[in-house]
RNA sequence: CAAGUCAGCCAGGUAAUCGCUGGUAUCCAUCAGGGUGCUGGAGGAAAGUCCGGGCUCCACAGGGCAGAGUGCCAGCUAACGGCUGGGAGGCGCGAGUCUACGGAAAGUGCCACAGAAAAUAUACCGCCUGGUACUUGUACUUGUAUUGGGGAAGGGUGAAAUGGUGCGGUAAGAGCGCACCGCGCUGCUGGUAACAGCAGUGGCAGGGAAAACCCCACUCGGAGCAAGACCAAAUAGGAAAACGAUGGUGCUGCCCGCACUGUUUUCGGGUUGGUUGCUUGAGAGCCUUUGGCGACAGAGGUUCCAGAUGAAUGAUUAUCCACGACAGAACCCGGCUUACAGGCUGACUUAUUUU
Numbered sequence: 001c002a003a004g005u006c007a008g009c010c011a012g013g014u015a016a017u018c019g020c021u022g023g024u025a026u027c028c029a030u031c032a033g034g035g036u037g038c039u040g041g042a043g044g045a046a047a048g049u050c051c052g053g054g055c056u057c058c059a060c061a062g063g064g065c066a067g068a069g070u071g072c073c074a075g076c077u078a079a080c081g082g083c084u085g086g087g088a089g090g091c092g093c094g095a096g097u098c099u100a101c102g103g104a105a106a107g108u109g110c111c112a113c114a115g116a117a118a119a120u121a122u123a124c125c126g127c128c129u130g131g132u133a134c135u136u137g138u139a140c141u142u143g144u145a146u147u148g149g150g151g152a153a154g155g156g157u158g159a160a161a162u163g164g165u166g167c168g169g170u171a172a173g174a175g176c177g178c179a180c181c182g183c184g185c186u187g188c189u190g191g192u193a194a195c196a197g198c199a200g201u202g203g204c205a206g207g208g209a210a211a212a213c214c215c216c217a218c219u220c221g222g223a224g225c226a227a228g229a230c231c232a233a234a235u236a237g238g239a240a241a242a243c244g245a246u247g248g249u250g251c252u253g254c255c256c257g258c259a260c261u262g263u264u265u266u267c268g269g270g271u272u273g274g275u276u277g278c279u280u281g282a283g284a285g286c287c288u289u290u291g292g293c294g295a296c297a298g299a300g301g302u303u304c305c306a307g308a309u310g311a312a313u314g315a316u317u318a319u320c321c322a323c324g325a326c327a328g329a330a331c332c333c334g335g336c337u338u339a340c341a342g343g344c345u346g347a348c349u350u351a352u353u354u355u
Base pairs, nucleotide, nucleotide: 002350003349004348005347006346007345008344009343010342012320013319014318015317016316017315018314020041021040022039023038024037025036026035027034028033043326047337048336050335051334052333053332054331055224056223057222058221062256063255064254065253067220068219069218070217071216072086073085074084075083076082087101088099089098090097091096102215103214107213108212110208111207119162124155125154127150128149129148130147131146132145133144134143163181164180165179166178167177168176182204183202184201185200186199187198188197189196190195228276229275230274231273238267239266240265241264242263243262247261248260249259250258251257284303285302286301287300288299289298290297291296
């Protein structure tokens, strides 16, 4: 100086004028409400609705089946499919990064096309060998055709061809034998564990794939703030039909069980208003400190930081500048995923050059 990797931060600022809304104090008015002062007022993703919960109700509260989710090990957390660390495998020169990561020796199904053949394995070319016929030829032999046997070592096809490489052996070959590697089993060592290393042993069940069905282990009530609670007002204590205690209804589906005692369907009428839930949080944010590789946990201090309801934070002017991207809370919180102009900071890696 250039290119990268990981982590964090900002997301226009300042001033003036007018406007909207929450809280609070005060004044006016009082049915609602209005004025003034002070003070607060959208995000890192508020998005997606993909997970997990808090909270409310079913409900006094269960069991089984079905179904669904997760899937290496150990931790963190209220919990999770999240996060942290480690192992294995892959990618990268590296800093780093990715993983839908239990089981193929329980079973079923699948591997297109090409290829002889993709599993009860198999003979397309080439290899070796026996018989027969012809040919060469003194004969052995050479060559051609046919027929029987051996054979996965050479070649081809393919993502993958039956462990790999080398030596020996053989008529030619083959784990046929041996050495090393691979694979299975056993033992020892290290580690909490996943796993790693070492030693011995066996010629060794042909591979892939379960993001196919399946098997195994663990986990799982449902619905949702339009949940729910209260108040006011109005109407038609409406009409018809079905089942009816051996019944009906509720508890996601089914069964058991439990609770209640009426339930369901069709037509028609009234209200669709207000208050609350509603923002102080699973110990929320920030700072300090202790423990931990870390996620995080303990202790202390400090701050209150949106609560609208046809839906609030906008408009104008001036100026600075990076000339402003993605984009607006609706019960709340912890995660994940997606979108994103521009700017800033730290640590680490690599190539070149210089000292």